[in-house]
This is a predicted structure of an 84-nucleotide RNA (c-di-GMP-I-GGC riboswitch aptamer) from Sporosarcina sp. JAI121.
Its mean pLDDT, the model's own confidence on a scale to 100, is 84.
Lineage of the source: Bacteria > Bacillati > Bacilli > Caryophanaceae > Sporosarcina.
RNA sequence: AUUGAAAAAGGCAAAAUUAUCGAAAGGUAAUGACGCAAAACCACAGGUCUAAAGCAUUGAGCUACGAUGGCUGGGUUGCCGGAA
Numbered sequence: 001a002u003u004g005a006a007a008a009a010g011g012c013a014a015a016a017u018u019a020u021c022g023a024a025a026g027g028u029a030a031u032g033a034c035g036c037a038a039a040a041c042c043a044c045a046g047g048u049c050u051a052a053a054g055c056a057u058u059g060a061g062c063u064a065c066g067a068u069g070g071c072u073g074g075g076u077u078g079c080c081g082g083a084a
Stems, first nucleotide, its partner, number of pairs: 002082003011036002016031006034070001040076003044073003047068003054062002
């Protein structure tokens, strides 16, 4: 530098439930394991979700400065093993 067959050591933890924060999306903690070789970190690009405030309005609605890294790309770092 490349790669993820088999394995070992260790790691993470979906859904759901409870508590809690939030207008919501969703976050956090505990229980719990569907899965994961970056399911470690960063909202930079795209996607998706939400719409309190703002805008519009008879109404429908629009908008991210909010959220998502377990949606994709990109950046940074990294365990073990194979082959060279």